The RNA shown here (Bacterial RNase P class A) has 364 nucleotides and comes from a Gemmatimonadales bacterium. NCBI's taxonomy places the organism under Bacteria, Pseudomonadati, Gemmatimonadota, Gemmatimonadia, Gemmatimonadales. The model forms 96% of the base pairs in the Rfam consensus.

[in-house]
RNA sequence: AGCGUGCGAGUGAGGAUCGCCGGUAGCUUAGGCUGCUGGAGGAAAGUCCGAGCUGCUCAGGGCAAGGGUGCCGGGUAACGCCCGGGCGUCGAAAGGCGACGGAAAGUGCAACAGAGAACAGACCGCCGAUGGCCGCUUAGGCGGCACAGGCAAGGGUGAAACGGUGCGGUAAGAGCGCACCGGGCUCCUGGUAACAGUGAGUCGCUGGUAAACCCCACCCGCAGCAAGGCCAAAUAGGGAACGAGGAGUGGCCCGCUCCAUUUGAGUUCCGGGUAGGCUGCACGAGGCUGUUGGUAACAGCAGUCCCAGAUGAAUGAUCCUCCCCCGUAAGGGGACAGAACUCGGCUUAUUCCGCGCGUUCAAC
Numbered sequence: 001a002g003c004g005u006g007c008g009a010g011u012g013a014g015g016a017u018c019g020c021c022g023g024u025a026g027c028u029u030a031g032g033c034u035g036c037u038g039g040a041g042g043a044a045a046g047u048c049c050g051a052g053c054u055g056c057u058c059a060g061g062g063c064a065a066g067g068g069u070g071c072c073g074g075g076u077a078a079c080g081c082c083c084g085g086g087c088g089u090c091g092a093a094a095g096g097c098g099a100c101g102g103a104a105a106g107u108g109c110a111a112c113a114g115a116g117a118a119c120a121g122a123c124c125g126c127c128g129a130u131g132g133c134c135g136c137u138u139a140g141g142c143g144g145c146a147c148a149g150g151c152a153a154g155g156g157u158g159a160a161a162c163g164g165u166g167c168g169g170u171a172a173g174a175g176c177g178c179a180c181c182g183g184g185c186u187c188c189u190g191g192u193a194a195c196a197g198u199g200a201g202u203c204g205c206u207g208g209u210a211a212a213c214c215c216c217a218c219c220c221g222c223a224g225c226a227a228g229g230c231c232a233a234a235u236a237g238g239g240a241a242c243g244a245g246g247a248g249u250g251g252c253c254c255g256c257u258c259c260a261u262u263u264g265a266g267u268u269c270c271g272g273g274u275a276g277g278c279u280g281c282a283c284g285a286g287g288c289u290g291u292u293g294g295u296a297a298c299a300g301c302a303g304u305c306c307c308a309g310a311u312g313a314a315u316g317a318u319c320c321u322c323c324c325c326c327g328u329a330a331g332g333g334g335a336c337a338g339a340a341c342u343c344g345g346c347u348u349a350u351u352c353c354g355c356g357c358g359u360u361c362a363a364c
Base pairs, nucleotide, nucleotide: 001360002359003358004357005356006355007354008353012322013321014320015319016318017317018316020039021038022037023036024035025034026033027032028031041336045347046346048345049344050343051342052341053224054223055222056221066220067219068218069217070216071085072084073083074082075081086100087098088097089096090095101215102214106213107212108209109208123155124154125151126150127149130148131147132145133144134143135142136141163181164180165179166178167177168176182205183203184202185201186200187199188197189196190195228279229278230277231276238270239269240268241267242266245259246258247257248256249255286305287304288303289302290301291300292299293298323334324333325332326331
């Protein structure tokens, strides 16, 4: 210097003024005032997984359907997450990436090119032993043609062509035979296992695709805080009891008017329920520090801390000084983005950077 990898911090520090939401103490004429104090994130996001919690008479077992997951071991409340390992693959390395069970259970699929794409095939090519035809020959036979036919070594097509290399073999060829390499199966050895082996034997060797159907193993009931629980006006309507009067006319009496008296005015009570309010709702699989065990994820123990809780939805605005970057200066800029029941993850967005480790190269 290049590359790789793991962390950290992320409108920062101080001050002034004016506000907003919550908690708490005091005062108070019950509406508020004053003091103190807490007030967004690493992703609060996407709502993609996994849970807590709540309701659905049960959510316990089995079957069916549907969905999901898929190498092995461990971690965890759980997971499709994390850690470690195996295998494959990319890279010179550090390291990255992988839906990574089964293709001799069955079914299906493979564009274009190509002769042929699964128990295949012959375009060029090779051969023509055998049969055929032609010529030569006394005969045996020899030579030629490439018609029948044989072959799949070489060329060519393709992402992929029915193991590879060599020797033998042959008319030419071919696991046809053999040696080595590769592969399958059985065992042995190592490993908890996935798997590995320059181990032993055996088989001439039966392609790819399951984010195609399918098979196998395991997991999953559904809905979601607008879940759910509680309190509860006005108006209208319902039920029960009492009930012959009640209301208006400024007070009282009379009078008058209206509404009632089987179809019940009026009064009281009850229940459902709307607006509204309270709760769920902030102490939790919690954070931090230390220590012990473990390669690690993580777990145990001890100490310590309390850390937003809104709901037409608070967490803000302005100014000054300092900080970082660009610019000679004036000046400009400091990202992505904001809780909405709560946790554990994943993914995505993003600025100026800072720190550590590894690997390769160069110089000293």